[in-house]
Molecule: c-di-AMP riboswitch aptamer (ydaO/yuaA leader)
Organism: uncultured Stackebrandtia sp.
RNA sequence: CGCCGAAUCACCGCUUGGUGAACCGGGGACCCAGGUCCCUUUUGGGGUGAAUCCUCCGAAUCCCCUUGGAGGUAGGGCGAUCUUCCCGCCCGAACCCGUCAGCUAACCCGGUAGGCGGAUUGUGGAAG
Repeated sequence: CGCCGAAUCACCGCUUGGUGAACCGGGGACCCAGGUCCCUUUUGGGGUGAAUCCUCCGAAUCCCCUUGGAGGUAGGGCGAUCUUCCCGCCCGAACCCGUCAGCUAACCCGGUAGGCGGAUUGUGGAAG
């Protein structure tokens, strides 16, 4: 100076604690999701997030179970004013609630972390 992400800014202060704005997330009516019956509700269910789904191989192993890896994939990000196209490079995780939550106005409750890249003769190309 940039990137992912909501994760920034301002003020006060008893000094590392608060308040507010902004952004983000959750809970929460009528209406809607028809009614009745049946089924479902441990094969639990749900939330944040792009991060879903499929195939193959291996380890252990009698089997089941468990677990590691490879390939692809729904989807997502970046390429330095913006948009579109092309091209290129990446991600495709992790965690939380705790038997419970559809949507949802009023209202209520929370978060504002963490991680990474570059050094201008750099930062891909084209059109607008």